A computed fold for a 75-nucleotide RNA from Candidatus Woesebacteria bacterium RBG_16_36_11, annotated as transfer RNA. The organism belongs to Candidatus Woeseibacteriota, within Bacteria. It matches the Rfam family "tRNA". The sequence is in RNAcentral, with records from ENA.

RNA sequence: GGCGCUAUCGUCUAGCGGUCAGGACACUGGGUUCUCAUCCCAGAAACCAGGGUUCGAUUCCCUGUAGCGUCACAA
Numbered sequence: 001g002g003c004g005c006u007a008u009c010g011u012c013u014a015g016c017g018g019u020c021a022g023g024a025c026a027c028u029g030g031g032u033u034c035u036c037a038u039c040c041c042a043g044a045a046a047c048c049a050g051g052g053u054u055c056g057a058u059u060c061c062c063u064g065u066a067g068c069g070u071c072a073c074a075a
Base pairs, nucleotide, nucleotide: 001071002070003069004068005067006066007065010025011024012023013022018055027043028042029041030040031039048064049063050062051061052060
């Protein structure tokens, strides 16, 4: 350098055109408990960036960025 894959709450992940963007762990508040842990209830928190297509994009297309894999090259 070519090709391929990936990018969603703090972390891991579901979602593949119309969702209040869901779940687990963690976190915060409350309940329970003599206290802690456990358990129960509630809450906050995310679509890598810029364009395009579309009535509508997290989802499709292009470019870029970052990460991973693979193939190759020169002196």